[in-house]
Context: one part of a larger RNA
RNA sequence: UGACGGGGGCCCGCACAAGCGGUGGAGUAUGUGGCUCAAUUCGACGCAACGCGAAGAACCUUACCUGGCCUUGACAUGCAUCUCUAAGCGCGUGAAAGCGCGUGAGUCCCGAAAGGGACAAUUUGCACAGGUGCUGCAUGGCUGUCGUCAGCUCGUGUCGUGAGAUGUUGGGUUAAGUCCCGCAACGAGCGCAACCCCUGUGAACUGUUGCCACCGAGCCGUGAGGCUCGAGCACUCUGUUCAGACUGCCCCGCUCUAACGGGGAGGAAGGUGGGGACGACGUCAAGUCAGUAUGGCCCUUACGGGUAGGGCCUCACACGUAAUACAAUGGCGCAUACAGAGGGCUGCAAACCCGCGAGGGGGAGCCAAUCCCAAAAAGUGCGUCGUAGUCCGGAUUGUUCUCUGCAACUCGAGAACAUGAAGUCGGAAUCGCUAGUAAUCGCGGAUCAGCAAUGUCGCGGUGAUACGUUCCCGGUCUUGAC
Numbered sequence: 001u002g003a004c005g006g007g008g009g010c011c012c013g014c015a016c017a018a019g020c021g022g023u024g025g026a027g028u029a030u031g032u033g034g035c036u037c038a039a040u041u042c043g044a045c046g047c048a049a050c051g052c053g054a055a056g057a058a059c060c061u062u063a064c065c066u067g068g069c070c071u072u073g074a075c076a077u078g079c080a081u082c083u084c085u086a087a088g089c090g091c092g093u094g095a096a097a098g099c100g101c102g103u104g105a106g107u108c109c110c111g112a113a114a115g116g117g118a119c120a121a122u123u124u125g126c127a128c129a130g131g132u133g134c135u136g137c138a139u140g141g142c143u144g145u146c147g148u149c150a151g152c153u154c155g156u157g158u159c160g161u162g163a164g165a166u167g168u169u170g171g172g173u174u175a176a177g178u179c180c181c182g183c184a185a186c187g188a189g190c191g192c193a194a195c196c197c198c199u200g201u202g203a204a205c206u207g208u209u210g211c212c213a214c215c216g217a218g219c220c221g222u223g224a225g226g227c228u229c230g231a232g233c234a235c236u237c238u239g240u241u242c243a244g245a246c247u248g249c250c251c252c253g254c255u256c257u258a259a260c261g262g263g264g265a266g267g268a269a270g271g272u273g274g275g276g277a278c279g280a281c282g283u284c285a286a287g288u289c290a291g292u293a294u295g296g297c298c299c300u301u302a303c304g305g306g307u308a309g310g311g312c313c314u315c316a317c318a319c320g321u322a323a324u325a326c327a328a329u330g331g332c333g334c335a336u337a338c339a340g341a342g343g344g345c346u347g348c349a350a351a352c353c354c355g356c357g358a359g360g361g362g363g364a365g366c367c368a369a370u371c372c373c374a375a376a377a378a379g380u381g382c383g384u385c386g387u388a389g390u391c392c393g394g395a396u397u398g399u400u401c402u403c404u405g406c407a408a409c410u411c412g413a414g415a416a417c418a419u420g421a422a423g424u425c426g427g428a429a430u431c432g433c434u435a436g437u438a439a440u441c442g443c444g445g446a447u448c449a450g451c452a453a454u455g456u457c458g459c460g461g462u463g464a465u466a467c468g469u470u471c472c473c474g475g476u477c478u479u480g481a482c
Base pairs, nucleotide, nucleotide: 004480005479007478008477009476010475012474013473015469016468019433020432021431022430023429026324028322029321030320031319032318033317034315042053043052064310065309066308067307069305070304073128077127078126079125080124083121088103089102090101091100092099093098106119107118108117109116110115130299131298133297134296135295139293141288142287143286144284146282151190152189153188154187155186156185157166158165159164170181171180172179196276197275198274199273201243202242203241204240205239207237210233211232215230216229217228218227219226220225246270249264250263251262252261253260326426330385331384332383333382334381335380336379342373343372344371347366348365352361353360354359392423397418398417399416400415401414402413403412439462440461441460442459443458444457445456
């Protein structure tokens, strides 16, 4: 100087408390450990590994195992060499790869032609290729974490023999080393804040979306009115630009003044309006040599390459994370409203027809503010069930099908009928959350032939509870022979 303390002071944070909803019990999904296996490829391990890399493991992927194959190689460059052949097509063998056989183009130059040379390709040989082999404790790059915590430093000066101190401590204040005051310090840098994006209000411009608001026409209707077209940009909206919020104004408090705090006016919005992006010096020899790059080491007829089948999907068990439930603020049936954000061309697909259904036929329209995916669901109205392992719950299993795909046995998703298991709110313990949040309801995307998605990333609908800082866990000043 730091670090540490079952030392002290101060302060903050869903840290505790107050609540709401869960996990821990059930069956299922998924990841992990373990066990098993020819192989169950590898990595990740407190927080910060475990629905993690994987935003798609039937083949492929694939790195693993078994079998059958190749050896200048699946790929790059160069040198020498061989042959007119190589690609393609055909045949045999084979599970394929491979191996063997047959047939079989070309470009340029010289040349009248024959022919010769070069290129490309093949053969052979050599340099080399190749390695998801090892080392993240040799590395770059990227990332997690403390933590969006308020800190971390420098120059000059001053103090100290020096390490170092001061500044950065103190008094207030703030979300903040934010600002004010004081002070042997005076300044400055990286952080904080602001500048950026979305959202909340208004204005201008924009009109193949919107509106009959106003005007005209047509059709339907007894009528109120509805539909279509024209015209038009008023409104909604799309998009661009601008305005707006700054403690600017008023009152009170605080103090020597101040910074600031409390209240109010105006305002769509008020004291960083809400959300995002943005992560200081550093810590954990944190993670990644399997994304890529890369030093060193190792393999070189194999630790390289291609191939078929299998495995990554095993199952006595243990843990994490989820989705579904145990029901009546509920289940079921019929009827009926209101979103946002997205996606769509070897794509999205309407009407209509067939099928109980998954789906099939069909193909209008749309490269999309125009058409389609598309129905939003919870909600609302009416009916039914009456506390029952049930009209709750849906696991499991059987049968018959549908779709994708070369192919659903190992090992896909979906439909119908039948079957209906555990489960009656969960021990010790433990997690998330303070506002359009929790909870709850549905919708969309990426990946993707299909899908094990209940995952993940987004979108909107409905919409709560909270006295406080004694204690538990993480920050700042001080103290310590305790």

This is a predicted structure of a 482-nucleotide part of an RNA (small-subunit ribosomal RNA, 3' major domain) from an uncultured bacterium. RNAcentral holds the full RNA, with entries from ENA and SILVA. The coordinates come from a structure-prediction model, not an experiment, and the mean pLDDT is 81.